[in-house]
Predicted 3D model of a 342-nucleotide part of an RNA (small-subunit ribosomal RNA, central domain) from an uncultured organism. Its Rfam family is "Bacterial small subunit ribosomal RNA". Its mean pLDDT, the model's own confidence on a scale to 100, is 89.

Context: one part of a larger RNA
RNA sequence: CUGGGCGUAAAGCGCACGUAGGCGGUCUUUUAAGUCAGGGGUGAAAUCCCGGGGCUCAACCCCGGAACUGCCUUUGAUACUGAGAGACUUGAGUAUGAUAGAGGGUGAUGGAAUUCCCAGUGUAGGGGUUAAAUCCAUAGAUAUUGGGAGGAACACCAGUGGCGAAAGCGGUCACCUGGAUCAUUACUGACGCUCAUGUGCGAAAGCGUGGGGAGCAAACAGGAUUAGAUACCCUGGUAGUCCACGCCGUAAACGAUGCGUGCUUGUUGUUGGAUUUAUUCAGUGACGGAGCUAACGCGUUAAGCACGCCGCCUGGGGAGUACGGUCGCAAGAUUAAAACUU
Numbered sequence: 001c002u003g004g005g006c007g008u009a010a011a012g013c014g015c016a017c018g019u020a021g022g023c024g025g026u027c028u029u030u031u032a033a034g035u036c037a038g039g040g041g042u043g044a045a046a047u048c049c050c051g052g053g054g055c056u057c058a059a060c061c062c063c064g065g066a067a068c069u070g071c072c073u074u075u076g077a078u079a080c081u082g083a084g085a086g087a088c089u090u091g092a093g094u095a096u097g098a099u100a101g102a103g104g105g106u107g108a109u110g111g112a113a114u115u116c117c118c119a120g121u122g123u124a125g126g127g128g129u130u131a132a133a134u135c136c137a138u139a140g141a142u143a144u145u146g147g148g149a150g151g152a153a154c155a156c157c158a159g160u161g162g163c164g165a166a167a168g169c170g171g172u173c174a175c176c177u178g179g180a181u182c183a184u185u186a187c188u189g190a191c192g193c194u195c196a197u198g199u200g201c202g203a204a205a206g207c208g209u210g211g212g213g214a215g216c217a218a219a220c221a222g223g224a225u226u227a228g229a230u231a232c233c234c235u236g237g238u239a240g241u242c243c244a245c246g247c248c249g250u251a252a253a254c255g256a257u258g259c260g261u262g263c264u265u266g267u268u269g270u271u272g273g274a275u276u277u278a279u280u281c282a283g284u285g286a287c288g289g290a291g292c293u294a295a296c297g298c299g300u301u302a303a304g305c306a307c308g309c310c311g312c313c314u315g316g317g318g319a320g321u322a323c324g325g326u327c328g329c330a331a332g333a334u335u336a337a338a339a340c341u342u
Base pairs, nucleotide, nucleotide: 004313005312006311007296008295012310014201015200016199017198021194022193023192025088026087027086028085029084030083031082033081034080035077036076037075038074039073040072041071042070049065050064051063052062053061054060091191092188093187094186095184096183097182098181099180103177104176105175106174107173108172109171110154115149116148117147118146119145120144121143125136126135162169163168206247207246208245209244210243211242215241216240220236221235222234223233258309259308260307261306262305263304266287267286268285269284270283271282272281273280274279275278291298292297315342316341317340324335325334326333327332
């Protein structure tokens, strides 16, 4: 090396793009590198194996054979793989015409609500809780009416609905912009799949600089509860939450299920197209057949049957830790052991 695995037992990188590499549709032809067959050369001796023999036996030693599964060379074969040439259209892509959408970015704008400020009416409570108290209020609160300020989030529509690679995306309008689906078949003619290293994107929290700050709210303070209460409950409240730019690079980043392709019974919802109105294509759900599974369950959106490529696992603890390296302003991230123990 050869094995078995990765939904829940250890194990799918958070997601994508893509280099090297690996793998790669149909037909014809050339070549003969891989491959296969024959011949030749070589493959020291010893060792191993087989058959004999010698030391009283054995170990040991001697003789013979086989073997040395390899390499080189030569003559052929041409199905498959490779290489060269030519052709094709099913894979892939382009074009044309439609369609749906919270896909992304920038700017503008709307109403409800909370809070605060000003003014009017008005008077003794309000608030909060299981019950209270801290707290607010005769310096006029709560309630109510009118006006104003400011920030953040967008009720209803709203849906196992939609879009996006994932993270994620929800008021309205405009501009810029990515992708997808369906239909017609017109064009290109294998241009494809996967992807180590690499590069980019990446919730929340956190960090840097400058703004902003209504509500909420780590920390913190007070009031309760309690044996205590560094909590749960209440009253306050600062970072933060918001914006711009730059970092961080992690999550139960989950479908705990890598990507691509082909094949394999059905029933029933729903979204978007096309039409002959019964079908069909693309998504998204439920239930279930064969089959699979340790079971649970999965079941054309597979965890079924296969192929290609990548990643990962190998008892528990020590430990996702130490050391070293790389990255980071830091927090830390990433790569990643051993002793020892069981």